[in-house]
RNA sequence: GGGCUUGUAGUAUAGUGGUAAUACGCUGCAUUCGCAUUGCAGAGACACGAGUCCGAUUCUCGUCAAGUCCACAA
Numbered sequence: 001g002g003g004c005u006u007g008u009a010g011u012a013u014a015g016u017g018g019u020a021a022u023a024c025g026c027u028g029c030a031u032u033c034g035c036a037u038u039g040c041a042g043a044g045a046c047a048c049g050a051g052u053c054c055g056a057u058u059c060u061c062g063u064c065a066a067g068u069c070c071a072c073a074a
Base pairs, nucleotide, nucleotide: 001070002069003068004067005066006065007064010024011023012022013021018054026042027041028040029039030038047063048062049061050060051059
């Protein structure tokens, strides 16, 4: 330098052109003398930019980042 894959709450994963989900974690309440456990409730996310579309997290293009393979140089 080129090809391919990936980028979603703090972490790990789903998901899909029309309300973004689950587990753990976090906060509050109940329970307890207190802690833990358990139950209920809540906050929290689509890497960035542009395009297509009535509507984009999803499709297209570019950029960035990560992984992997190839090539070149040392």